[in-house]
RNA sequence: CCAUCAUCCAGAGCGGCCGAGGGACCGGGCCUGUAGACGCCGCGGCAACCAGUUGUCCUCCAUUGGAGGGCGCCAGGUGCCAAUGCCCGAGCGAUGAGGA
Numbered sequence: 001c002c003a004u005c006a007u008c009c010a011g012a013g014c015g016g017c018c019g020a021g022g023g024a025c026c027g028g029g030c031c032u033g034u035a036g037a038c039g040c041c042g043c044g045g046c047a048a049c050c051a052g053u054u055g056u057c058c059u060c061c062a063u064u065g066g067a068g069g070g071c072g073c074c075a076g077g078u079g080c081c082a083a084u085g086c087c088c089g090a091g092c093g094a095u096g097a098g099g100a
Base pairs, nucleotide, nucleotide: 001099002098004097005096006095007094008093013043014042015041016040017039021032022031023030026089027088028087029086044081045080046079049077050076052073053072055071056070057069058068059067060066061065085092
């Protein structure tokens, strides 16, 4: 960066620094923030996309085994931790996987 795929009403916060906006963009709402938000850092946590694991089951190959899949386990790579991606409209966006 993308003419691809999946997900986006569940879940999970404390401390330090900073100092005025933040909830991606546009219009309209609503909410949140000087009782310190957003952001950054540390620690903690949530979840299970990918990785790992044959623990269990199924199918196929045809045999002391191999391949694929379902469920489970785990938590290594990411991600996430106000409100449904805050809501509505139109567009779109984010994350993961895959690819260039």